[in-house]
RNA sequence: AGAGUUUGAUCCUGGCUCAGGAUGAACGCUAGCGGCAGGCUUAAUACAUGCAAGUUGAACGGAAUUAUUUUUAGCAAUAGAGAUAAUUUAGUGGCGCACGGGUGCGUAACACGUAUGCAACCUACCCUUAACAGGAACAUAACAUGAAGAAAUUCGUGCUAAUAUUCCAUAGUAUUUAGAUUUGGCAUCAGAUUUAAAUUAAAGUUACGACGGUUAAGGAUGGGCAUGCGUCCCAUUAGCUAGUUGGUAGGGUAAUGGCUUACCAAGGCGACGAUGGGUAGGGGUUCUGAGAGGAAGGUCCCCCACACUGGUACUGAGACACGGACCAGACUCCUACGGGAGGCAGCAGUAAGGAAUAUUGGUCAAUGGACGCAAGUCUGAACCAGCCAUGCCGCGUGCAGGAAGACGGCCCUAUGGGUUGUAAACUGCUUUUGACGGGGAAAAAAGUUCGAUACGUGUAUCGAUUUGCUAGUACCUGUUGAAUAAGCAUCGGCUAACUCCGUGCCAGCAGCCGCGGUAAUACGGAGGAUGCAAGCGUUAUCCGGAUUUAUUGGGUUUAAAGGGUGCGCAGGCGGCGAAUUAAGUCAGUGGUGAAAUCUCAUAGCUUAACUAUGGAACUGCCAUUGAUACUGGUUUGCUAGAGUACAGACGACGUUGGCGGAAUGCGACAUGUAGCGGUGAAAUGCUUAGAGAUGUCGCAGAACACCGAUUGCGAAGGCAGCUAACGAGGAUGUUACUGACGCUCAUGCACGAAAGCGUGGGGAUCAAACAGGAUUAGAUACCCUGGUAGUCCACGCCCUAAACGAUGAUCACUCGUUGUUAGACAUUUAUGUUUAGUGGCUAAGGGAAACCGAUAAGUGAUCCACCUGGGGAGUACGAUCGCAAGGUUGAAACUCAAAGGAAUUGACGGGGGCCCGCACAAGCGGAGGAGCAUGUGGUUUAAUUCGAUGAUACGCGAGGAACCUUACCUGGGCUCGAACGUGAGAGGAAUAUAGAGGAAACUUUAUAGCUAGCAAUAGCCUUUUACGAGGUGCUGCAUGGUUGUCGUCAGCUCGUGCCGUGAGGUGUCAGGUUAAGUCCUAUAACGAGCGCAACCCCUACUUUUAGUUGCCAGCAUGUCAUGAUGGGGACUCUAGAAGAACUGCCGGCGCAAGCCGAGAGGAAGGUGGGGAUGACGUCAAAUCAGCACGGCCCUUAUGUCCAGGGCUACACACGUGCUACAAUGGUAGGUACAGAGGGCAGCUACCUGGUGACAGGAUGCGAAUCUCGAAAGCCUAUCUCAGUUCGGAUUGGAGUCUGCAACUCGACUCUAUGAAGCUGGAAUCGCUAGUAAUCGCAGAUCAGCCAUGCUGCGGUGAAUACGUUCCCGGGCCUUGUACACACCGCCCGUCAAGCCAUGGAAGCUGGGGGUACCUGAAGUCGGUGACCGUAAGGAGCUGCCUAGGGUAAAACUAGUAACUGGGGCUAAGUCGUAACAAGGUAGCCGUACCGGAAGGUGCGGCUG
Repeated sequence: AGAGUUUGAUCCUGGCUCAGGAUGAACGCUAGCGGCAGGCUUAAUACAUGCAAGUUGAACGGAAUUAUUUUUAGCAAUAGAGAUAAUUUAGUGGCGCACGGGUGCGUAACACGUAUGCAACCUACCCUUAACAGGAACAUAACAUGAAGAAAUUCGUGCUAAUAUUCCAUAGUAUUUAGAUUUGGCAUCAGAUUUAAAUUAAAGUUACGACGGUUAAGGAUGGGCAUGCGUCCCAUUAGCUAGUUGGUAGGGUAAUGGCUUACCAAGGCGACGAUGGGUAGGGGUUCUGAGAGGAAGGUCCCCCACACUGGUACUGAGACACGGACCAGACUCCUACGGGAGGCAGCAGUAAGGAAUAUUGGUCAAUGGACGCAAGUCUGAACCAGCCAUGCCGCGUGCAGGAAGACGGCCCUAUGGGUUGUAAACUGCUUUUGACGGGGAAAAAAGUUCGAUACGUGUAUCGAUUUGCUAGUACCUGUUGAAUAAGCAUCGGCUAACUCCGUGCCAGCAGCCGCGGUAAUACGGAGGAUGCAAGCGUUAUCCGGAUUUAUUGGGUUUAAAGGGUGCGCAGGCGGCGAAUUAAGUCAGUGGUGAAAUCUCAUAGCUUAACUAUGGAACUGCCAUUGAUACUGGUUUGCUAGAGUACAGACGACGUUGGCGGAAUGCGACAUGUAGCGGUGAAAUGCUUAGAGAUGUCGCAGAACACCGAUUGCGAAGGCAGCUAACGAGGAUGUUACUGACGCUCAUGCACGAAAGCGUGGGGAUCAAACAGGAUUAGAUACCCUGGUAGUCCACGCCCUAAACGAUGAUCACUCGUUGUUAGACAUUUAUGUUUAGUGGCUAAGGGAAACCGAUAAGUGAUCCACCUGGGGAGUACGAUCGCAAGGUUGAAACUCAAAGGAAUUGACGGGGGCCCGCACAAGCGGAGGAGCAUGUGGUUUAAUUCGAUGAUACGCGAGGAACCUUACCUGGGCUCGAACGUGAGAGGAAUAUAGAGGAAACUUUAUAGCUAGCAAUAGCCUUUUACGAGGUGCUGCAUGGUUGUCGUCAGCUCGUGCCGUGAGGUGUCAGGUUAAGUCCUAUAACGAGCGCAACCCCUACUUUUAGUUGCCAGCAUGUCAUGAUGGGGACUCUAGAAGAACUGCCGGCGCAAGCCGAGAGGAAGGUGGGGAUGACGUCAAAUCAGCACGGCCCUUAUGUCCAGGGCUACACACGUGCUACAAUGGUAGGUACAGAGGGCAGCUACCUGGUGACAGGAUGCGAAUCUCGAAAGCCUAUCUCAGUUCGGAUUGGAGUCUGCAACUCGACUCUAUGAAGCUGGAAUCGCUAGUAAUCGCAGAUCAGCCAUGCUGCGGUGAAUACGUUCCCGGGCCUUGUACACACCGCCCGUCAAGCCAUGGAAGCUGGGGGUACCUGAAGUCGGUGACCGUAAGGAGCUGCCUAGGGUAAAACUAGUAACUGGGGCUAAGUCGUAACAAGGUAGCCGUACCGGAAGGUGCGGCUG
C1' cells in the first nucleotide's frame, strides 16, 4: 500500500466482500513448563451455611473463677462472711459503625469533566494558641422478684453506679439587641476599636508518668452551595410553564435561594431546538487510525447513585445510614394460628438464567483501618495460595555427521523414474526442562522484653532477644538419560501451498466471485505442500481499509443529486480611504491540567512481559501583560457596486373594451338529380320525404392564414388579427443626484401549462367516456361513422409536468471566427467601433466519455437547495393542505450483488443507401391428382437391427438383405473361446472313406493312415496348459480423421506507425471500377499473409513428331462384297511436344483503373466453355456402426457357433422417381448415324433347336485387332379421338435361368386377364445454350436380382430475360438497440401454487406516564395537652403534607387477531405481447376517463 465482483470486451459511477489490529470473550481440535495479569458482559433474579465491625475493666456498678489473707462455726476436712491481687466480661457509658468492600438500578442532570466564586457555609478525631473545671440533685439498666407468651419478646414491683442525665455558680475575642469611631471593598457588606443590656460551660480515671473534659481563636483535613463552558439519538416531539418568572414579608437550613407560606406583579423558556419520547452512570483512560476522527468506559484510580421495592425521619461532627430504626408492598421462613423473623449489588458458596466466568482455602507475617495508655483484640480491607492456555511474555520438545538416496506410503509416460528425504536407521555430542538427592533465601522495619549510655525516671540512641501465611517455595548444586514433551488450519482466484482415488446438480462446500449434471487442484478420503505454533481455527463485536458523510477530504448536463419561478424577514457574506478600540487573531508570563496510563532515559527481577525512579508530554481551561497586518465594533470621508433623474427608440410583456375578414356548422330560399361519404379494401352513416354539388341571404361560437424567422418580449408558466385606454419592463445615451443603500436566502408570501373540481353562462369545431361498422384467433386498440363531459367566458379552488438548457442565483477573470436583434457613435455610405441580448464553429482548459468551451460543464469568491447501491417506495403510518381527485413531508421489515452512465466490437431491425445471385420477373419442362418402384414416419410384431430428421434427413450410410451379409428375434451348442502369435507338455501324419443321433452346429463310432532326415530334430494336425482374447455394448457433449452447410460468397487477418485513458480504431474507409478487398485515384498510413485471379486437367483451332491393332488419297493384288493384302503418311484418328487471346489494335468516354462499340482481325474476345481447387470461421452440425482412440460397462456372456425367422409386415401420412393419360401419338414393316466403357469361373461371332426367356454345339479375344450393342430420326402402311390398336397395374396358367436352396422373398419369357388414369386444388421444384426438354448406350456392385436408383456417355435440340418495385439468400457502408446463449434475443402485467416479512382492521391482552376525585400508614412540623413529671419535657388528642391503595375519563405505546391490502422471493403453470429496432400505432411525463392483464384514448408538454 491494496485486491475480488456489473460487461463479449472497455472506461467511469457505485454498492457488496476480503487481506490488518483489538477483546473481561465463547465454541471445535490439541496440549510440556514457568512468570505476570485477568476471570457472571445474561436475572439490580432468589438465596441454605459460615465468616465480613468492633473495641475499651486506665469511665461505671456488679457477677464468676483463681491466689493470698482476716474472721465466724468446727478437733479437722470443710462451710459462711470480709479484705487484697490477678483473670474473664452479660450490662451502663465512651469512641467507631457515614471508613473500607460491592453493584451500575436510576439519572440527559451542575450527575460528571474543566475553570472560577462563597463578603452565603459546616467540619468529630489531629496540630497551634489562650482561658477554665466550684457546688448540688433525680433517675435507670444490670441484678432480685413476680407475670404474660409457643416463640420473638414484653410488662409490673424493688435496689444501685458512672466520663449517663439534670440544676445552680463563674466567663468572653461566643450569640442576640441598641449605639459610636475608623479602615477597606465587590452591591448586600467586611475588618479594627469601643459602650450598654441579656443568654449559655465542664468529668473524671490514675500505676502520679500521663490520659481525658469545657469555652474561644487559628490551621489542616473532609464536605456543602453557586456559576461559565463541554456532555447521545428522534422535528413523523413545536410550542412549554401556575410556585410557573420576579418582588415584599414571615418561616426553614450549617448556609444562599420559591427551599416553603401569604400577598403583589405577569412574567419565564423556545428552530443557537424549549417541551415530549428513546437510550445511557460520567471522567482519567482503552482499542483503532498517518492524522482528523470513529467506537468503548471490564480490570486500576477519581466522582456520582443505589443497598428486596417505595416512603419517612431518628441518632450523630458527619447518614435520611449495605451487614441501624419505623411504616406500606411483594416474596421466603417459623408458628401452639393468637402472632413473629428475614434482606449476599461484602468474601466464599447454592439454585436459576446463559455460549459463558473460579475455592463454602490460609494468615493478620507485611501494608492499611477501628478501639485501646499499652500489651493487644478485630479486620473475607489486604497479603498469599487454589482453579481456568482467558490474555501477554519467556523456555523446551535436541545438536552435528550420515545416500544403499533403504523399507513402506503416494504419483507417473511404470524392466524404470519422481517424492516423502538427511528424514529414518547408524555414529558422536549436549542436558535447558523433567525425575531423584542435598543446600536454601530476600521480603523484618517498627514494636515487646532485657541491658547500657545521655539527660532525667520517661524520652532518644546503642547492643541483645523475639515475630514469616506464603514456604522447605524462589534460587543454587549433584546424579540420571535423547531420555518426559506437536498440534491446528489451509492448499480454484483474492491468498503462501497440487496430485490421485471416490461421488456424479447427489452427498456436500462457500467470506465474495462461485464449485458439484462421469476425467472436480473448489465436495469426501489419501499422499504431498504451505502458514502459524502450545497453540491453531471458527463465531461474535469494534476501528481500519471506506476519500463509502468528504474540516483535513466528495459530488449534483447524461451515473443518485439544482427547489417549477420570483419577492423577501432572520441568518451567512460583503467596495475604496482615514482615525480609534482591542472582541476575534498572534506572542510572552503565571496558575491549573490528581496519580496511574502513553512516551524518553535509567534501574530491578537470569531475559522479556511486569515493576520502579526521573524527565517530557497531557495539543485543554483560567488569569495577566503586550502586538494591531487582517476580520469585527465605533466615528468620518469617497464613487468604480447599487439606485434615482432626463432623452429618443424597442418589443406576440400584462389587464380591460371596441372592431374585422376567411373558414366551419346550422337555418331559409333557389338551381338540380342519384348518389354522397369513407377506407388498404369495406361497412356503419346521410340520401328520391331530394342528399352531396352550386348560388343568395341570415345566425352562432371558436381560432386568427400570409407576414413568420436559427426573430422578439417575459422571473418562470407563457405570449401572435386590428385598435384604444391603463399598467409594467429591460437595453442604449448623458454622467446631473444619493453615497455601499449590496449579494444570497431556511421558515414565509406571491405567481404557476394541461388535465381536473365548484357555481353561473356559452356551446361552432374538435373530442376522453360511450355506441355502431371494420380488422383480428380475440381487438375492451390502432382505421371509419357518430358522440357526451370537456374544449370558450366570469368568479373561486387545485399546485402538479420530460414545469428541461434534464445545467440554482450573483460577481470577477481567461484566444479567435462567423451570423442576427435593439440602441449609440464615427464616417470613405462600403462599412467600422461600442453596449446589451440571441445563434453556429473553435484554442487553452475541463470531462468517464459524449461533449462544454466569454450564454462554460474553464479559473476563483459568496449564499441557498439537493445526493450517498438496486428493489421494497415516493409506498405505509403520522402530521398538514384540499370540496374531491389528490398534493407536501416521508420510513421500516424483507430481498438482491448488483442496478447504472458513456463509449467499443458484433448480431439483429416489419431502419436507410449501394450491389449481387434462376432470388423475383420473362419463358420451357415438371412434381402435388392415378398405378407402380423406392426411402421415411407411424402402426404392428418374438424381431420388424442401427444410424441420418428444416434449409444441410427421407432412390441417404446401402455401388446389390432368398442363406451368407446381419448387427435383430426364437431355439440348440461352446467357455482360452470363431481367428492369429509365442512358450511348454503329451499324442498322432495330414487326410480319406463309411456310419449313428441331430434342423444344423455339434456329439460320437469304425476302418485305412504320417512326411523329410541315418539320427537329433524339423514340418503338419489333434489335444492339454500359460499368456496376450472378444464386444456393430455406452458416450460424436471426452476425441483424431473425414464430411455437409453458409459459399466459389469476397471476405479474414498481421507487422510497424499514428489516433484513443481504454475496449478499440486506422490500414480494410471515401470517389470510381470489377465476377472479385479486381484495379485506380485520393488518403496517417506504409507494407505483408490466407483467400480472389493465375499456375493443373478436359474441350474448341493450328503446326510438328510418330504411324499399330487405327486410316486409305494415289499405285498395285484379290473378292459377290469388306484396308482383306502389298504398300503409303497425304487425310481422319490416336498421343506426345509446341503455338494461339493479352483489352494487344482502332474509335469514343474517363485523371487513371476501366467501360462502351454484334468494330477490325481471329478457330476462339473480354475469367472462351467445363472440371479440380472451398480463406478465418459458424452450426457442442454428422459419424464411437468404415477406421482409429480416452473413459465407463459385459466376461459359462452384451463374447462366439448353428438352424429357422426377421430387416420385404400394412388402416394410413410424406419425400424421391418410373410409366401414363395419347395423333408432335400407338402399332407393323423397311432403313441410317454415336461416344464412352466392359470382358477368361468372362464377353461370345457363327450354326442348330425353341413363339420366347434360353438351350446344345462351335470359333475369336486377356482385346484401337475378337466381342457386347443404340434409340429417338427417316421411308411406307394402319388406327381416327374412344377409357380406344391409349394405358399397362392386377391376377390365372405354362415356362427359362442363377443358385445347397427362389414358400415367406429373385429376375426374365410366353399366353390369357386389362385396374386406376382423359393433364391434376392450395401450394411448389429445376433450368439462361450445346443449357432445358427428349432419345437411347455403358459401367460399378453382382451367382442371380427386386436398377424405374447411382455414376458416366453420346444423339436430336429450343424458348425467354423489359427490368430490380416486390419474395428468398448474401456482400459493403450507415443508423437505432434495454440483444451478446446475440430476435428461435430480451422482456411487462393480471391470474394460479408455495414460502417470507409487512400495512389496515371489529376486538382482546398488557405497559409506562399524566390529570381529577376518594381514602390515607409511619413520620417531621404546627396546635392542644384536665394525665405523668420538681422541672426540662412527655404520653395522649388533633391539623397540614405524603408513600401506598381505590375510582373515572381520555391520550400514548407494545403484543395479538377473524378478515383484508399490496410487496418480495421461488429451472421448466395460464392469458396475452406493453417496452427495447420506426418493436411493427415513436416513446416518455403530468392529468382525466375506460378496460381480464400488460394497457388504450383525450388534453398539454418533452426528445432521452